[in-house]
RNA sequence: AGAGUUUGAUAAACGUUGGCAGCAUGCUUAACACAUGCAAGUCGGACGGGAAGUGGUGUUUCCAGUGGCGGACGGGUGAGUAACGUGUAAGAACCUACCCUUGGGAGGGGAACAAUAGCUGGAAAUGGUUGUUAAUACCCCAUAGGCUAAGGAGCAAAAGGAGGAAUCCGCCCAAGGAGGGGCUCGUGUCUAAUUAGUUAGUUGGUGAGGCAAUGGCUUACCAAGGCGAUGAUCAGUAGCUAGUAUGAGAGGAUAAUCAACCACACUAGGAUUGAGGCACAACCCAGACUACUACGGGAGGCAACAGUGGGGAAUUUUCUGCAACGGGCGUAAGCUUGACAAAGUAAUGCCAUGUGAAGGCCGAAGGCCCACGGUUCAUGAACUUCUUUUCUUGGAAAAGAAAAAUGAUAGUAUGUGAGGAAUAAGCAUAGGCUAAUUCUAUGCCAACAACCGCGGUAAGACAGAGGAUGCAAGUGUGAUCCGGAAUGAUUGGGCAUAAAGCGUCUGUAGGUGGCUUUUCAAUUCCACCGUCAAAUUCUAGGGCUCAACCUUGGACAGGUGGUAGAAACUACCAAGAUGGAGUACAAUAGGGGUAGAGGGAAUUUCCGGUGGAGUGGUGAAAUGCGUUGAGAUCGAAAAGAACAGCAAUCACGAAAGCACUCUUUUGGGCUGACGCUGACACUGAGAGACGAAAGCUAAGGGAGAAAAUGGGAUUAGAUACCCCAGUAGUCCUAGCCGUAAACGAUGGAUACUAAGUGCUGUGCGUAUUGACCCACACAGUGCUGUAGCUAAUGCAUUAAGUAUCCCUCCUGGGGAGUACGUUCGCAAGAAAUAAACUCAAAGGAAUUGACGGGGGCGCACACAAGCGCUGGAGCAUGUGGUUCAAUUCGAUGCAAAGCGAAGAACCUUACCAGGGAUUGACAUGUCGUGAAUCCUCCUGCAAGAGAGGAGUGCCUUCAGGAACGUGGACACAGGUGGUGCAUGGCUAUCGUCAGAUCAUGUCGUAAGGUGUUGGAUUAAGUCCCAAAACAAGCGCAACCCUCAGGUUUAGUUGCUAACAUUGAGUUUGGAACCCUGAACAGACUGCCGGUGAUAAGCCGGAGGAAGGUGAGGAUGACAUCAAGUCAUCAUUCCCCUUAUGCCCUGGGCGACACACAUGCUACAAUGACCGAGGCAAAGGGUCGCGACCCCACGAGGGCAAGAUAAACUCCAAAACCCGGCCUCAAUUUGGAUUGCAGGCUGCAACUCACCUGCAUGAAGCUGGAAUCGCUAGUAAUCGCCGAUUAGCCAUACGAUGGUGAAUCCUUUCCCGGGCCUUGUACACACCGCCCGCUACACUAUGGGAGCUGGCCAUGCCCCAAGUCAUUACCUUAACUACAAGGAGGGGGAUGCCGAAGGCUGGGCUAGUGACUGGAGUGAAGUCGUAACAAGGUAUUUGUUCUGGAAGGUGCGGCUG
Repeated sequence: AGAGUUUGAUAAACGUUGGCAGCAUGCUUAACACAUGCAAGUCGGACGGGAAGUGGUGUUUCCAGUGGCGGACGGGUGAGUAACGUGUAAGAACCUACCCUUGGGAGGGGAACAAUAGCUGGAAAUGGUUGUUAAUACCCCAUAGGCUAAGGAGCAAAAGGAGGAAUCCGCCCAAGGAGGGGCUCGUGUCUAAUUAGUUAGUUGGUGAGGCAAUGGCUUACCAAGGCGAUGAUCAGUAGCUAGUAUGAGAGGAUAAUCAACCACACUAGGAUUGAGGCACAACCCAGACUACUACGGGAGGCAACAGUGGGGAAUUUUCUGCAACGGGCGUAAGCUUGACAAAGUAAUGCCAUGUGAAGGCCGAAGGCCCACGGUUCAUGAACUUCUUUUCUUGGAAAAGAAAAAUGAUAGUAUGUGAGGAAUAAGCAUAGGCUAAUUCUAUGCCAACAACCGCGGUAAGACAGAGGAUGCAAGUGUGAUCCGGAAUGAUUGGGCAUAAAGCGUCUGUAGGUGGCUUUUCAAUUCCACCGUCAAAUUCUAGGGCUCAACCUUGGACAGGUGGUAGAAACUACCAAGAUGGAGUACAAUAGGGGUAGAGGGAAUUUCCGGUGGAGUGGUGAAAUGCGUUGAGAUCGAAAAGAACAGCAAUCACGAAAGCACUCUUUUGGGCUGACGCUGACACUGAGAGACGAAAGCUAAGGGAGAAAAUGGGAUUAGAUACCCCAGUAGUCCUAGCCGUAAACGAUGGAUACUAAGUGCUGUGCGUAUUGACCCACACAGUGCUGUAGCUAAUGCAUUAAGUAUCCCUCCUGGGGAGUACGUUCGCAAGAAAUAAACUCAAAGGAAUUGACGGGGGCGCACACAAGCGCUGGAGCAUGUGGUUCAAUUCGAUGCAAAGCGAAGAACCUUACCAGGGAUUGACAUGUCGUGAAUCCUCCUGCAAGAGAGGAGUGCCUUCAGGAACGUGGACACAGGUGGUGCAUGGCUAUCGUCAGAUCAUGUCGUAAGGUGUUGGAUUAAGUCCCAAAACAAGCGCAACCCUCAGGUUUAGUUGCUAACAUUGAGUUUGGAACCCUGAACAGACUGCCGGUGAUAAGCCGGAGGAAGGUGAGGAUGACAUCAAGUCAUCAUUCCCCUUAUGCCCUGGGCGACACACAUGCUACAAUGACCGAGGCAAAGGGUCGCGACCCCACGAGGGCAAGAUAAACUCCAAAACCCGGCCUCAAUUUGGAUUGCAGGCUGCAACUCACCUGCAUGAAGCUGGAAUCGCUAGUAAUCGCCGAUUAGCCAUACGAUGGUGAAUCCUUUCCCGGGCCUUGUACACACCGCCCGCUACACUAUGGGAGCUGGCCAUGCCCCAAGUCAUUACCUUAACUACAAGGAGGGGGAUGCCGAAGGCUGGGCUAGUGACUGGAGUGAAGUCGUAACAAGGUAUUUGUUCUGGAAGGUGCGGCUG
């Protein structure tokens, strides 16, 4: 930084479950189509008439038709509408039936038409014609009245009914009111500029017409206007509001129910009537659809209430009633009303209530867990007592109606009896967020999951179970809205590095604007008045038992209009001033720009001279050039491009950029002095100008260097890096392009806010003859740094600080700066700029590590210097591999491989084959029996099986017991079976490397840092000094053991004197020496000199047996490697249980084409062999070492002394020394292999031991690449000893002495490790990360010949109904005229307009489309390795060319 959960809400839906009451709500989708019923009638007191009824008259009742009023209300829906539609606030040119008030009036006449009757058409719907008739139906005259230019012309009202009557209800005209409506206007009201121009009655005027009324509302003429960046027009979406939900608010979202307004009524057009309509349940026409028909023609419109189909995740009864309330009509009674009142249905919502209460421990059964003791479910149940809201069942029974009557709801609410705990609990969750955990099963499977994630044999995450948590007649899930989200920021964000400052400047509109004094009152502030319907919200109360719900009163804030006032701020008006800004004057610095001229150095080429073999180039080479004379060198010439040194963190410019010298012309800055103008200013959307390099067009030019290209190298390849060549372009002129890491990654302007120190320009002060120095000011340009700011890094008067003004830009990563459409461009391309889809991150700064083919310091047998090996041969041993019935298992880079194994013939032994037993070879408990034990026989390879005999013990409280053997049953034993990735313990390794930490303090937002770093020093984080550190423990060192000189003490078996022997110290003395045991002292940089800082220390010296940890050993910090070991042992879990346990025999672990590791012996003369001579240390020994003597060539055998060990013995030391021989040869080297003959151990020597003798006599003549050990008593070499069941495959391992070297210049390099530092895109930590092409699968999307729809407007054609106009045709009751006729009406026809329809061409948009482009995702594919470390050619950027791909190269730029 982004995403998600958690809260609240819903006209809701789905899963699961469901007792009851009250109050609400219920097609959000198809304004889709509708069967059936019903939703608008009423008046006989307007009229003629008909009918019912009656014995008759009268009265009464009902009714089709004429007539009146009402069907313009009520009810529904939200399709259209971005509009004066709606909200709010005003206005003038209007109408108004019924109602109210006031003032008048109703005189005189007349003609018809329905109904009805006759005739008649049609299937029907529904008519036609003739005759008769009434009125509150219709007509004429008069009067009131109204118009006017004031003269007057024309127009033009009325109705009665009821009653016995008073009187009542109506009628006409005029004026006014109330309520309602029409019109105009200010202002608010969604998205998109990838919609920028639009408009022709359009904008205005005059005349005329029309209307209730204003008006281009309509028409003729005239003018050319009107709207628009404050977003017109076009497109998309949408009924608007009071309100509703959310929010602290500001806001953002929404427009169900209720209420106001608007619009619509199958789709579109139209008028008639009327007070009011262009009319939901009226009419005409056209269209689509439905159903009727006798095919001629007619009928219909649920977006009223119910209801049906359809659509959909989804939304109810074809109920009751006009009792109330409200409409319509009527004088009234009354009629009517799917408005409404109520019921039904749905947990859809809100609110209330219940599913029992008290007691009750066996702490019951059962479940689950368990450490097996117990815990928990759980006082929960059972059981006892009680209650009855609810439930069941009786009987009673309302108010709702202000005098009387009238109650659908309803036998309901409510009261009152009876009954009996009776009728009533679920859903989700438990890894974290988030309240709540264990077991079993499963085993990356099945599944879960909003996000992070979980599951690969011990799952608190899946599934089930026990208990737990939350809510509760509900509960959970997904959907939508607000919040959280300061994540679009007015309140309240940002742009150096995270996304974000235009490449730079000029400037239009706009925004903002310095000082003083007036005016005014637009803005602002204050007071009052009006208004913003009611309902809702809030608040004080009231009513339903409470609540939800209903109801009375009140009120804030805010908007808007009016009136009065104030005048500080902003704006306006007027006047003034000079500080901002500009101008004039005087100086001044500069690589600022333009044009022209000149110059030298260098490079290359050409010509000529000299000269004679190479040159050139590289890591090394080669291509190339050169005897036709290169390279080198000298002279002369030509050409083009760039201008060394001076030169600087330097100057100038808006930026790009600008440097040889001179001239021309020109822009800007700065300083001084203070003269002039008087706010003239700042910023700047659009717009314009300039704008590196590359690139393009045209004409030139072309020295050098150089994309492309060619060749040579390198390489696995090398389309690269390196080398030799080389074209475009680079240069100039005239145009274009308009981009860069165009960067300070930092927009411009103004003001303020500590200091210090450089450089550039100018001026002044002091001083001076003058110039410096010094001090100050302004303008620029750097560094350090306080406050402050910042996520940190860092910035810090040149701000990234504090403030003001203006502009650009940003809102997760990818897709993508891409697609489409548009503008610009000759092109390349530039500008502007999405979405689908996909991920939970991408990113910044800093921290700790690790790493680097980064750096520094220092160490180590690490290299180097040496010595000796290994690798070659033969053999031994181990391992791999192979083989096998088995070749048991483990160990595998260093850190497995002579390792576990300090010793496989049987045993061991774990493996294989065969044979055998099953409480077992071994342990404990229980029951029975027998002492134990020993001997013999038989069968069998053995284990095992069978039989016979001997023997009767110990203790005793006399029951029995202990030990041992044996038999039975059950618990159990047993397992070298699995997992070292479940573990303990032990061990290896880094590494005996010098590190790894902590407490307190302190620094930092934090991770963390400091301490532990720095300077010197050390083997050492050893020590010293400095130091925000001061202390501390684990490591280092020391303490421990051995060795080295000495002292003391003790002297036997050791030593020694004498003496004696012989072979033995057998004997007597001694404690001096050697030696042995014990105990001490000694070595500490203590002393001296030098050096270092007066330190720590280092160097040298003295003394000393030993000198700077004296030598060696033991001793192994925090951690790392899931290092090794379940086969030492222990151990969780799993597995086997007449076997994966146990016993036995035989075999195997010893195989053998081969590969590796560790060793031995050698290859010889520094030697082999023979003879003689001489010197150790340490260690072992009674199941043993075994002397002397005898036998055997020998291994060995026989006899046998001694010693439980400083005594005896193993025991001989060997190399060495002396003498001899061999003489360079596969040999007198070397000893493998093989044959024969023997010996020893053992039950046993074939597989498979060792030793001896004789014979045989292989390879090997010093070992390729490579590689190991070692720094002094060391390497090398020589032998000796020991441990390990008899023996031994031991050349191994562990000890021990003898002889006894060479070399270390140094740290450049290789390996390893330590500290500091640096870079990092790594953190499983370079065996890391990661880029692109390509193959496969899937997804969305662009282009696409086209194809198919929808919408919009324009033009033309045809024009229905219809208004208006015309009419010489037809026709006509009222008036006139009285013969015809006239006025007026009707019909027909014609004309303008005119819906639907047709045709043509457009615009916008949707779907689809062969083929095709890139993109995204997936998985262990392929090719390389571009990036991250100097990533192995530093990276990156704009542009050009080029290549399978990442990429490479050229030119210019940046440092990230």